About this RNA: Predicted 3D model of a 99-nucleotide RNA (c-di-GMP-I riboswitch aptamer) from a Betaproteobacteria bacterium. Of the family's consensus pairs, 100% are formed in the model. Its Rfam family is "c-di-GMP-I riboswitch aptamer". Rfam's curators write: GEMM was predicted in a large-scale screen for bacterial structured RNA regulatory elements. Model confidence (mean pLDDT): 87 of 100.
RNA sequence: AUCUGAAAAGGGCAAACCCAUCGAAAGAUGGGGGCGCAAAACAACCGGUCUAAGGGAUUUCCCGGCUCUGGGAAGUUCUAUGGCAGCGGAGUCGCCAGA
Numbered sequence: 001a002u003c004u005g006a007a008a009a010g011g012g013c014a015a016a017c018c019c020a021u022c023g024a025a026a027g028a029u030g031g032g033g034g035c036g037c038a039a040a041a042c043a044a045c046c047g048g049u050c051u052a053a054g055g056g057a058u059u060u061c062c063c064g065g066c067u068c069u070g071g072g073a074a075g076u077u078c079u080a081u082g083g084c085a086g087c088g089g090a091g092u093c094g095c096c097a098g099a
Base pairs, nucleotide, nucleotide: 002099003098004097005096012037013036017032018031019030020029021028022027035086041092042091045089046088047087048084049083050082054079055078056077057076058075059074060073061072062071063070064069
């Protein structure tokens, strides 16, 4: 330096679920918890996936104006500028042991 994780040591992380906080939501953070994990460390570059506040399109209804426009309500739909690294790939760094 590369490959591997059968056994071992010291340990590490923490899914579901519950509580609190933040958030429109997805989700995040902290506490409890422990399904699992040798990168379940970092990081949204590519694919994937979740959400849709805001924005766009559209349908119905209502109101104003008055004949093609403005506003409002409800529904449908598209959209990441918001997420997920414990979905795959690429990237960065790293503990122990063996070869």